[in-house]
Context: one part of a larger RNA
RNA sequence: UUGGGCGUAAAGCGCGUGUAGGCGGUCUCGCAAGUCGGAUGUGAAAGCCCUCGGCUUAACCGAGGAAGUGCGUUCGAAACUACGAGACUUGAGUGCCGGAGAGGGUGGCGGAAUUCCCGGUGUAGAGGUGAAAUUCGUAGAUAUCGGGAGGAACACCAGUGGCGAAGGCGGCCACCUGGACGGUAACUGACGCUGAGACGCGAAAGCGUGGGGAGCAAACAGGAUUAGAUACCCUGGUAGUCCACGCUGUAAACGAUGAGCGCUAGGUGUUGUGGGUGUUGACCCCCGCAGUGCCGCAGCUAACGCAUUAAGCGCUCCGCCUGGGAAGUACGGCCGCAAGGCUAAAACUC
Repeated sequence: UUGGGCGUAAAGCGCGUGUAGGCGGUCUCGCAAGUCGGAUGUGAAAGCCCUCGGCUUAACCGAGGAAGUGCGUUCGAAACUACGAGACUUGAGUGCCGGAGAGGGUGGCGGAAUUCCCGGUGUAGAGGUGAAAUUCGUAGAUAUCGGGAGGAACACCAGUGGCGAAGGCGGCCACCUGGACGGUAACUGACGCUGAGACGCGAAAGCGUGGGGAGCAAACAGGAUUAGAUACCCUGGUAGUCCACGCUGUAAACGAUGAGCGCUAGGUGUUGUGGGUGUUGACCCCCGCAGUGCCGCAGCUAACGCAUUAAGCGCUCCGCCUGGGAAGUACGGCCGCAAGGCUAAAACUC
């Protein structure tokens, strides 16, 4: 390479938008590039294969034949693919009606709590722990009441509930804004799927500039514990955590499961929405679509398990794997302010 694979053994890019490319619904007509058939030319000799012959045989050699998957020319076929023309509505999209949602952005508002400040009451302790101590307190702490300041986060509701492509999103209100879903069947008429590069988004930590700083808290200091204790526990505490703008681009970025479409028993819960029987009515019951859970058949799997949300049965496209270590490292290149990221070996060794 071929092949075989990628939930847990090596292997799905963190996620999207989309370029090239690959692949692509139904019907009719045309064309004949691919495709299929016939004819013909060519496909050197030797060799391989068949027949016959020459060395006593064989190896070896000679003669004849066949074959030579291929290519050219030409005559045909028209199912499939491509191409040209026309048509269609199921795929896809648009319109209209409807409600659901922590989807995103900006601004404003609210209450509880912690801390600090001021004032009142009040007096000797308070904190903290396994036990203590460091620490705070007679310059009046802790506790309690009133007032004020400031920052951050939003108890209950809250739910294998909801929304988002992923990261992620949770007090309330307003404005701006994206998507999905149900119903309808008016419109377009294959406009689709995937997607190498590319571009964008991307938790936390970290970086730059400027702000902010209540609580928490790497580092750090002290107190304990201990043989030691550069820890676990305690008292403090700075970056940081927050905001604006700009970088970084990683993760157990996980469902460790790429995206799309079709097909293949059921049962049960839940969210959104539609239809039906019945009802004064909420509800209940039956049926459907879209999500989200659990159980389970066939089938699959090394097993565990998966099982209409597939890891089943198929098709299309992309990514990735190919023994362990060395190593996600060195070197080179690209990116970054840096930290570092991306790409990515070998010697050697088992």
A computed fold for a 350-nucleotide part of an RNA from an uncultured delta proteobacterium, annotated as small-subunit ribosomal RNA, central domain. It matches the Rfam family "Bacterial small subunit ribosomal RNA". Rfam links the family to the GO terms ribosome and structural constituent of ribosome. The coordinates come from a structure-prediction model, not an experiment, and the mean pLDDT is 88.